[in-house]
The RNA shown here (SAM riboswitch aptamer (S box leader)) has 102 nucleotides and comes from a Phycisphaeraceae bacterium. The sequence was found by an Rfam model in a public genome assembly.
RNA sequence: GACUUAUCCAGAGUGGCUGAGGGUAGGGCCCUACGACGCCACCGCAACCGCCUCCGCAAGGGGGAAAUGGUGCGAAGUCCCGCCUCCGUUGACCGAUACGAA
Numbered sequence: 001g002a003c004u005u006a007u008c009c010a011g012a013g014u015g016g017c018u019g020a021g022g023g024u025a026g027g028g029c030c031c032u033a034c035g036a037c038g039c040c041a042c043c044g045c046a047a048c049c050g051c052c053u054c055c056g057c058a059a060g061g062g063g064g065a066a067a068u069g070g071u072g073c074g075a076a077g078u079c080c081c082g083c084c085u086c087c088g089u090u091g092a093c094c095g096a097u098a099c100g101a102a
Stems, first nucleotide, its partner, number of pairs: 013042005021031003026081003043074003048070002051064005085102001087100003
């Protein structure tokens, strides 16, 4: 860097520096001078990989104490929608629109 598979309603912050936007474009809705975002230090959450162990020729699969190692994370359901399929309600019928679900 590319490809493939799966989960995502949980959890976790203090201080210092800086000073205006930030949460992926866009639409919402939020956070933010009671200092957001970012950087630094320490702290923490979690258990995907590694590690250990069982089955197995192997591939691979099961289980697991712990959390030293590799990532990740510490506002909001993965913030929501946003692409595709499709369902329900609304709508006199068809249909538009709107809302909700898979």

Annotation:
The coordinates come from a structure-prediction model, not an experiment, and the mean pLDDT is 75.